[in-house]
């Protein structure tokens, strides 16, 4: 401190008795005097005498005995729950002149005499009990009358006092009327009666007390009034009768919910929530009525009567009421003991003793809360063992622990032992508390370690299992989950879950906002209400101060004191912010009055105006109609049809019909409250604005509600209809086209009267007032200068642009504020459901106003910011296009890729940036794939052991092969210990791995891209993301430069150094060269280095010069020289950064995987399969070309396991034999297109070469799968190639050979070399891709984004719903119980009156209003629920 739920049902006990000093009987016990009995004693003359236990009988007294009954006070107090109740219930402060109060206290006087019952009791007798009935007897402090009786009540008269008043109070008269009870210990005690006081209550009222208006009207005995009646008492509380009234947007009346309150928690506060425990009031006692007693009840442990529900019964009738303590059942998440005791502190009787008390003091159970304490302290390092990690050395748990010394708070044990009662009485209790022994023993859990927030690793798990307030974590390296260790907080408690309140200025009184985020009503007039010019004064309501009472007690703060401290108690004292009463102030507000003239309004003068209504009128146009000229289309469109035209249309004239609109002016021009308003005239009207200062004298302003106005489309009712046009038809368009375009056409648009009442009804900005720099412009009216057509100053009212302070998230606004203030109104309170549904209002009807909520999401949302993206704009560039040349796509072939296919066809690259790419060359090897055979420290690396000397090497056997088996040979070195080196065996650390992840890295190279961008520091602008610089004006190949600028000055990129090549010079002169001189077949020799070449240094180009354009620039055109001219050509060089792009199979590497195997070796197979698709090239379809014969002209390369002249053999590939050459020397090698000559004549050929056969060369251990080439021979398919596509701007395309890498051999590829050598570019409109600067944006994985609606499936809430259910308040009839009231009462009755009869009162019964349950009806209200339907929400793909 502890049934927040069932005011749900209760077994059993206890919870209100007491008074013999009211009263009578009647038992017990006692005592006293006496009767009867006479056991028993003692004497005895044995007769008797004494004694007197015990025992009857009747009376009488005593008792702190028993308790039934008649009296009395108590049982209305204390205890208990919060169902009801939104109420004068509660709270606050008044009121009672409208009232009562028992017990208690004070005062004044009293207590005379009398009656007649009854109960118990006794007999009788009914019942099963409860519980009666009927005779008798008989008491009172019970009951009834009379006396007496004022300062008491009525009633009548009359004085003088008081109060707004209904009144109140005084004095003394007169009339009437009503009392008591006794006990007694003699001390008192107690009963009447009248004031008074005290305490308790009844009423009444101001004020304050939940939530909704999707509840606006509500009462009908309801309101008010006279007369009674009831009450203690006012009063429509009742009752008759009369009146037409009350309440009510300042929330009536109905509904939900709910006890108030002091106070509790919570907050700086001012609030919000809450009303357990203590305390005050109220209300209640199974439900609902009702009364009796009584001082008080309509009464929790009274009574009556109904319903339900329990129990008992002999079936007839009875008992009951725990929301009192316990304590049970039963709902629940959930809340104790069927204790001690009156010992204390109140109650209740009684004179007390005392008696009762489940109030209460106490104890027992709960860590439900609050405080205190403790689970040791001190040394203690081999930093023990475990355990965990780990870079394997270590490192944390950790002085922790052991161990040793020490203490004893708790605990337990033993000895004393209280306060609490001033004499006695202690449940609590042998507790509290002290002393003493005793032993480190019996005593620590629990959230948590991603941020938030203070704490981390590891193992396991693989978007699984879980976490999670939010945000978010898990898809194989999880500080986020599950364990562990270790830490971090807290601590006998932690942690979660519910609730409340702060944070939350997020309902904003304190203390927000409304151009673009939520939010100004579409406009106005104008009622309520608010707020409201100046002087003077009065009052004194607000307001503001002094005093006073209250504001209970507890609680709260402040200081003290008592429990060893606290917690917890006590004591002082403040606070209680409030109400109320009194006394002032007189500024402000408010009220009255006197007076102003700045608000505002009127009058007079005057000019603007598409302001409004009505009436007439005009004309260009368009359509139609007739007539004229006239002859084939017209009309439309991107292009067309459809549709009009020969029945004459367009077109052209001329004439009329008819309907709507009103060109120019015409203007961010102008009037209007807003919609809105435009030819002209005429009537009539409305507001504004100027000037003046004659008039009122605050007459303002704002506006819930009302009420008027209100675009366009719709709606009715009657017209009217030219034109244009929803819907609707027909042609196009399209994949479709319910669209755009077009060809007809109706509703409508016009006009009258209605009705509708919405609009992005916008300046997305509500009205008024006042004020705060300047500058320009139009509109309307005024003044002022100047000679002034006009110029210039200056004042009022609009409209407008820029722009300063100043506000603003910002972006803008800015005297026409969205600045500074004030006043009043209207809306906001995340997004969606929803302006939606249900209910109301109005509407003819669309529809309109007011308008939720269940659910769902964690964001929607504004302005600004970078950037991507645009079938936006400007500017610029690139073989991008176009101008051109040749190609690919059609064929054969050849290689590569996907399919399939297979035992494997090994695996990786996938637009551009995979696909003759990695592979600069797969018959074995390569080699990762398959089948098979074999190995197990291993094919390779390092360590250890002990052997053995060899190991290579040689023979045989065997095998598809490798392996296997047998044999044989055989070292160095020394200090003589051994070493050094190889073998092979053991051992066990390892080895291996082309096994996975390139989404765990490194490193590489690819991409945009050789595009010209890209980023810091300082400074300045911004609240900031971020700007600026890097925009801007020229300009370039270029962020190249060069002017200009809040930007200067850099980085990294551009260029420029670097290599090459084109020119010249030097220097050198062999293996190169040969002008001269000598020579020769020959530059072969001499000989020379001039040329060529060949390989070091230099030069040379800078827009340097000139003219021109440009800004006196940067730079561009144009021209000289010059071998080159404007980056001369070509390379090399390749920025921040983007593709989780490539690569784990170059290499390297983390972690995961395999270890007699995913590791090694070996044979043979396959990577070379083949219906079939794509990529890249190859030869080609020929005559600009084949074919033949003979002839010319390079560059760059390689070459010792090579390159190979030459000679020579072969038709040839090639062969044999051999010189030179490690190369400017030798040698591969022959350039070839070309030209020249012949031939072939246009055909599938003297094109084109597949493809097959024969037969060889060549590499090689091996060419069968499966090289390559030569020689006969065959001799396909192709006759320039669709959609589509590729590359090239000059020594380039195109074309022709020629070399190397790779290699044993194998090239249509790659890479490199020269030869021959065009064509076009007007031009940047469009196609692509790229830049810069701007705009748009709802994208930022950045348009391959984002996204919206139906449809299918699930699941959830919710509207409708024929109905069905059972609820809640009424109403309106019926029945009518108990009980008061009224009536009546032939029946019945002691008390009183009478002498009696009667009376007088009283009852019983019977009537009657009222009445609770119940029964019937009909509707309200708010739930439940339903097939069935509507929207909505939220989920995957």
């Nucleotide at each position: 401190u502890g049934c927040u739920u069932a005011a749900c049902a209760c077994a059993u006990g206890c919870a209100a008795g007491u008074c013999g000093a009211g009263c009578g009987a009647a038992g017990c016990a006692g005592u006293u005097a006496a009767u009867u009995u006479g056991a028993u004693u003692u004497c005895u003359u044995c007769c008797g005498a004494u004694u007197g236990a015990u025992u009857c009988u009747a009376a009488a007294c005593u008792g702190a005995c028993u308790g039934a009954g008649c009296g009395g006070g108590g049982g209305a107090c204390g205890g208990g729950u919060g169902a009801g109740u939104a109420a004068c219930g509660c709270g606050u402060g008044g009121g009672u002149g409208a009232c009562c109060u028992g017990c208690c206290c004070c005062a004044u006087g009293c207590c005379g005499g009398g009656g007649g019952a009854u109960a118990a009791c006794a007999g009788c007798u009914g019942g099963a009990a409860a519980c009666g009935g009927c005779u008798g007897c008989g008491a009172a402090u019970a009951c009834c009358g009379c006396a007496u009786a004022a300062a008491c009540g009525c009633a009548c008269a009359c004085a003088g006092c008081u109060g707004c008043a209904u009144g109140g109070g005084u004095c003394g008269g007169u009339g009437u009327g009503a009392a008591a009870a006794a006990c007694u210990c003699c001390g008192g005690u107690g009963g009447g009666a009248u004031g008074g006081g005290a305490u308790g209550g009844g009423c009444c009222c101001c004020c304050g007390u939940c939530u909704g208006a999707u509840a606006a009207u509500g009462c009908a005995u309801g309101u008010g009034g006279c007369g009674g009646g009831a009450u203690a008492a006012c009063g429509c509380c009742c009752c008759a009768c009369c009146a037409a009234a009350c309440c009510g947007a300042c929330a009536a009346u109905a509904a939900c919910u709910a006890g108030c309150c002091g106070g509790c928690c919570u907050g700086a506060g001012a609030g919000g929530g809450c009303g357990a425990c203590c305390g005050g009031c109220c209300a209640c006692a199974u439900u609902g009525u009702g009364a009796c007693u009584g001082a008080g009840a309509c009464a929790c442990g009274c009574c009556c009567c109904a319903c339900a529900c329990u129990c008992c019964u002999a079936c007839g009738g009875g008992a009951g009421g725990c929301a009192g303590c316990a304590g049970u059942g039963g709902g629940g998440a959930a809340u104790a003991u069927u204790g001690c005791g009156c010992a204390a502190u109140g109650g209740g009787g009684g004179a007390a003793a005392c008696c009762c008390u489940g109030a209460u003091g106490c104890a027992c159970c709960g860590a439900c809360a609050c405080c205190c304490c403790g689970u040791g302290a001190g040394c203690g390092a081999a930093a023990a063992a475990a355990u965990a990690u780990u870079u394997c050395u270590g490192u944390a748990u950790g002085u922790a622990a052991a161990c040793u010394u020490c203490u004893a708070u708790c605990a337990c044990c033993a000895c004393g032992g209280a306060a609490a009662a001033a004499a006695a009485u202690g449940a609590c209790a042998g507790u509290a508390c002290c002393u003493g022994a005793c032993u480190a023993a019996a005593a620590a859990a629990c959230u948590c370690c991603g941020g938030c927030u203070a704490u981390a690793u590891a193992c396991a798990u693989g978007c699984c299992a879980c976490c999670a307030c939010c945000c978010g974590c898990g898809g194989u390296a999880a500080u986020a989950c599950g364990u562990a260790u270790g830490g971090a907080g807290c601590a006998a408690g932690c942690g979660u879950u519910a609730u409340c309140c702060c944070g939350a200025u997020u309902u904003a009184c304190u203390g927000u906002g409304u151009g673009u985020g939520a939010a100004g009503g579409g406009a106005g007039c104008g009622u309520a209400u608010g707020c409201g010019g100046u002087u003077a004064u009065g009052c004194a309501a607000g307001u503001c101060a002094c005093a006073u009472a209250u504001g209970a007690a507890a609680g709260c703060c402040c200081g003290g004191g008592g429990c060893u401290u606290a917690a917890c108690c006590c004591c002082c004292g403040g606070a209680c912010u409030g109400c109320g009463u009194u006394u002032g102030a007189g500024a402000c507000u408010g009220u009255g009055u006197c007076a102003c003239u700045a608000u505002a309004g009127u009058g007079u003068c005057g000019g603007a105006g598409a302001g409004a209504u009505a009436a007439g009128u005009g004309c260009a146009a368009u359509u139609c109609c007739u007539a004229u000229u006239g002859u084939a289309u017209c009309g439309c469109u991107g292009a067309g049809a459809u549709g009009c035209g020969u029945a004459g249309a367009u077109a052209u004239c001329a004439g009329g019909a008819g309907g709507a609109a009103c060109u120019c002016c015409a203007g961010u021009g102008g009037g209007g409250a807003a919609g809105g308003c435009g030819g002209c005239u005429u009537a009539c009207u409305g507001g504004a604005c100027g000037a003046u200062a004659a008039c009122u004298g605050c007459c303002g302003u704002u506006g819930a509600g009302c009420c008027u106005g209100g675009a366009a489309a719709g709606c009715g009712u009657g017209g009217g209809g030219a034109g244009c046009a929803a819907a609707c038809a027909g042609g196009a368009u399209u994949a479709g086209a319910u669209a755009c375009c077009u060809u007809g056409u109706u509703a409508g648009u016009c006009c009258a009267c209605g009705c509708g009442g919405u609009a992005a009804a916008c300046g997305a900005u509500g009205a008024a007032u006042a004020u705060u720099a300047g500058g320009u412009g139009u509109u309307g009216g005024g003044g002022a200068g100047c000679a002034g057509a006009g110029c210039u100053c200056u004042u009022c009212g609009g409209u407008g642009c820029g722009g300063c302070a100043g506000c603003a998230a910002a972006c803008c606004c800015a005297a026409u504020a969205a600045g500074u203030a004030u006043u009043c109104c209207a809306c906001u309170u995340g997004g969606g459901g929803a302006g939606u549904a249900c209910g109301u209002u109005g509407g003819c009807a669309a529809g309109a106003a007011u308008g939720a909520a269940a659910u769902u999401c964690a964001a929607a949302g504004g302005a600004a910011u970078u950037g991507a993206c645009g079938g936006g704009g400007a500017c610029c560039c690139g073989c991008c296009c176009a101008a051109g040349c040749g190609g690919u796509g059609g064929a054969g072939c050849a290689u590569g890729u996907g399919g399939u296919u297979u035992a494997a066809u090994u695996g990786g690259a996938a637009g551009c940036a995979a696909c003759g790419g990695g592979a600069a060359g797969a018959c074995c090897c390569u080699u990762a794939c398959c089948a098979g055979u074999u190995c197990u420290u291993g094919a390779c690396a390092u360590c250890u052991g002990g052997a053995u000397g060899a190991c290579c090497g040689g023979u045989c056997u065997g095998u598809a092969a490798u392996g296997g088996g047998a044999c044989u040979u055989u070292u160095c070195u020394u200090u003589c210990g051994g070493g050094c080196c190889a073998u092979a065996c053991a051992a066990g650390c390892c080895a291996g791995g082309u096994g996975g992840u390139g989404c765990a890295u490194g490193g590489u190279g690819g991409u945009g891209u050789u595009c010209a961008g890209u980023u810091g520091g300082u400074g300045u602008c911004g609240u900031g993301a971020g700007a600026u610089g890097u925009u801007g004006g020229g300009u370039u190949a270029a962020g190249u430069c060069c002017c200009g600028c809040a930007a200067c000055g850099a980085g990294c990129g551009c260029a420029a150094c670097c290599c090459u090549u084109a020119u010249c010079u030097u220097u050198a002169g062999u293996a190169g060269c040969c002008a001269g001189c000598a020579g020769u077949a020959a530059g072969a020799u001499g000989g020379g280095c001039a040329c060529u070449c060949u390989a070091g240094g230099g030069a040379g180009a800078c827009u340097g010069c000139c003219g021109g354009a440009g800004a006196c620039a940067a730079u561009c055109c144009g021209g000289a020289g010059g071998a080159a001219g404007g980056u001369g050509g070509g390379g090399a060089u390749g920025a921040c950064g983007u593709c989780a792009a490539a690569u784990c199979a170059u290499c390297a590497u983390g972690c995961c995987c395999c270890u007699u195997a995913u590791g090694a070796c070996c044979u043979g197979g396959g990577c070379u399969a083949c219906a079939c698709a794509c990529g890249u090239g190859c030869u080609a379809c020929a005559a600009u070309g084949g074919c033949g014969u003979a002839a010319a002209c390079a560059a760059a390369g390689g070459g010792a396991a090579g390159c190979g002249a030459g000679a020579u053999c072969g038709c040839g590939a090639g062969g044999u034999u051999a010189a030179g050459c490690a190369a400017a020397u030798c040698u591969c090698a022959a350039a070839a297109a070309u030209a020249a000559c012949g031939u072939c004549u246009c055909a599938g050929u003297u094109c084109g070469g597949a493809u097959u056969g024969u037969a060889g060369u060549c590499u090689g251990c091996a060419a069968c799968u499966c090289g390559a080439c030569u020689a006969c021979a065959u001799g396909a398919a192709g006759c320039u190639g669709g959609a589509a596509u590729c590359g090239c701007u000059a020594g380039u395309a195109a074309u022709c050979g020629c070399g190397a890498a790779u290699c044993a051999g194998c090239a249509u590829g790659u890479c490199g070399c020269g030869g021959u050598g065009a064509a076009u570019a007007c031009g940047u409109u469009c196609c692509c891709g790229g830049g810069u600067c701007u705009u748009g944006u709802a994208c930022a994985c950045a348009c391959c984004g984002c996204c919206c609606g139906u449809c299918a499936c699930a699941c959830c809430a919710u509207g409708g719903g024929a109905g069905u259910c059972g609820a809640u308040a009424a109403c309106g009839c019926c029945c009518g119980a108990a009980g008061c009231c009224g009536g009546u009462g032939a029946c019945u009755c002691a008390a009183c009156c009478g002498a009696a009869a009667g009376g007088a009162g009283a009852g019983a019964g019977c009537c009657g209003u009222c009445g609770a349950a119940g029964g019937c009806g009909g509707g309200a209200u708010g739930g439940a629920u339903a097939a069935c339907u509507g929207g909505g929400g939220u989920g995957a793909a």